[in-house]
RNA sequence: GGGCUCGUGGCGGAAUUGGUAUACGCAACAGACUUAAAAUCUGUCGCCGCAAGGCUUGUGGGUUCGAGUCCCACCGGGCCCA
Numbered sequence: 001g002g003g004c005u006c007g008u009g010g011c012g013g014a015a016u017u018g019g020u021a022u023a024c025g026c027a028a029c030a031g032a033c034u035u036a037a038a039a040u041c042u043g044u045c046g047c048c049g050c051a052a053g054g055c056u057u058g059u060g061g062g063u064u065c066g067a068g069u070c071c072c073a074c075c076g077g078g079c080c081c082a
Base pairs, nucleotide, nucleotide: 001081002080003079004078005077006076007075010026011025012024019065028044029043030042031041032040046055047054048053058074059073060072061071062070
């Protein structure tokens, strides 16, 4: 230099015909149980906002009624070729 592939809450990781973003698990927080704790069980858990609502899939554009998903450029990781 060229090719392929991946990037989604704090972490792992789903969402695959383009049609409810964050299912599920871990971690965390609150509660129950316990003398106390562990384990177990229940609830909450992306961001802004009092709420209504708005925003968010590495970054910036594009296509579309509608994009995590398709297209382009760039950034970063991995593999291969030279």
Notes: This is a predicted structure of an 82-nucleotide RNA (transfer RNA) from an uncultured bacterium. The sequence was found in a public genome assembly. Its Rfam family is "tRNA". It is annotated as a transfer RNA. The prediction has a mean pLDDT of 83.